[in-house]
RNA sequence: GGAGCACGCCAGACCGCCGCUGGCGCCCCUCGGGGUGCUGGAGGAACGUCCGGACUGCACAGGGCAGCGCAGGAGCUAACGGCUCCCCAUCGUGAGGUGAGGAUUAGAGCAACAGAGACGAGCCGGCGUGAGGGUCGGGUGAAACGGGCAAUCUCUGCGCGCAGCAACACCAAGUAGGCACACAGUGAGGCGGCCCGCUGAGUGUGCGGGUAGGUGGCACCGAGCCGGCGGGCGACCGUGCGGCCAAGAUGGAUGGCGGUCACGCGCGGCGCUUCUUGCGAGGCGCGGCGCGCACAGAAUCCGGCGUAUCGGCGCGCUCCACAC
Numbered sequence: 001g002g003a004g005c006a007c008g009c010c011a012g013a014c015c016g017c018c019g020c021u022g023g024c025g026c027c028c029c030u031c032g033g034g035g036u037g038c039u040g041g042a043g044g045a046a047c048g049u050c051c052g053g054a055c056u057g058c059a060c061a062g063g064g065c066a067g068c069g070c071a072g073g074a075g076c077u078a079a080c081g082g083c084u085c086c087c088c089a090u091c092g093u094g095a096g097g098u099g100a101g102g103a104u105u106a107g108a109g110c111a112a113c114a115g116a117g118a119c120g121a122g123c124c125g126g127c128g129u130g131a132g133g134g135u136c137g138g139g140u141g142a143a144a145c146g147g148g149c150a151a152u153c154u155c156u157g158c159g160c161g162c163a164g165c166a167a168c169a170c171c172a173a174g175u176a177g178g179c180a181c182a183c184a185g186u187g188a189g190g191c192g193g194c195c196c197g198c199u200g201a202g203u204g205u206g207c208g209g210g211u212a213g214g215u216g217g218c219a220c221c222g223a224g225c226c227g228g229c230g231g232g233c234g235a236c237c238g239u240g241c242g243g244c245c246a247a248g249a250u251g252g253a254u255g256g257c258g259g260u261c262a263c264g265c266g267c268g269g270c271g272c273u274u275c276u277u278g279c280g281a282g283g284c285g286c287g288g289c290g291c292g293c294a295c296a297g298a299a300u301c302c303g304g305c306g307u308a309u310c311g312g313c314g315c316g317c318u319c320c321a322c323a324c
Base pairs, nucleotide, nucleotide: 001320002319003318004317005316007314008313009312010311012261013260014259015258016257017256018255020041021040022039023038024037025036026035027034028033043295047306048305050304051303052302053301054300055164056163057162058161067160068159069158070157071156072086073085074084075083076082087101088099089098090097091096102155103154107153108152109149110148123138124137125136126135127134168216169215170214171213178207179206180205181204182203183202189199190198191197224244225243226242227241228239229238230237231236263292264291265290266289267288269286270285271284272283273282274281275280
């Protein structure tokens, strides 16, 4: 210098103007709300919803069957199908990558082409025999007179009750409706208070359950985050060390425009410089113009996995070539 491997990090910054939304304070209000100030306002994957948990309801004496899932050994963890270390297999020159790594003397099933014969032992040839039993061998083929495949069923061991925040809990409207009691054609009730008159089937009281809608769950000090220290090869654990508190909508806010700077790409220009006879090619610097800045967006929360991602940075390691 080139080509790689593994791990980690960033995901533009600032200013101005106009907006959206949560909280708190103040003011106004026709009590529906409005205005104003301060303050909080997406991610490394918020995504897919593929696993595991928290939480909630239902079910549940205990055990088994069925069903689903997992599978080397030892560990980590709230748990896991995740992660770590080690062994083994396999790919790579290597750093490293990948693994669907229990069992085929319990049983069943399976194999293109070739081959006489393919899951079933028979068949062919030699030796041997009176004849057998027996014994040795068999061109093909991945596999042939025994074996393989469990990523076919199966067996073994282990795990799993079912549903999910549209869970669930609470409040609770109606000229909706239910039940009970009392009164009511022997006229309740209505026609503004009374009488007459008219009308004519419900009226009154109490009770509880839903629906619409609303509130909680739900934004929260927590399996919490960052750093230090200690233990462990490590995943991870501990800490009477320091610091931090970080969105909460409900048709769903977290945005738009402009400017400056930064970054990347492309195209001209100028200067210097290397190689070359030259045409020309390359390098460095300065300044200009244009374009670009990804993937994607919370919806109860958390731990994983998978997938997407313009680009950039850091640390460690491997191989090749060259120089000292």
Notes
Predicted 3D model of a 324-nucleotide RNA (Bacterial RNase P class A) from Ottowia sp. Its Rfam family is "Bacterial RNase P class A". Rfam links the family to the GO terms tRNA processing, ribonuclease P activity and dimeric ribonuclease P complex. The gene name in the source record is rnpB. The organism belongs to Ottowia, within Bacteria. The coordinates come from a structure-prediction model, not an experiment, and the mean pLDDT is 76.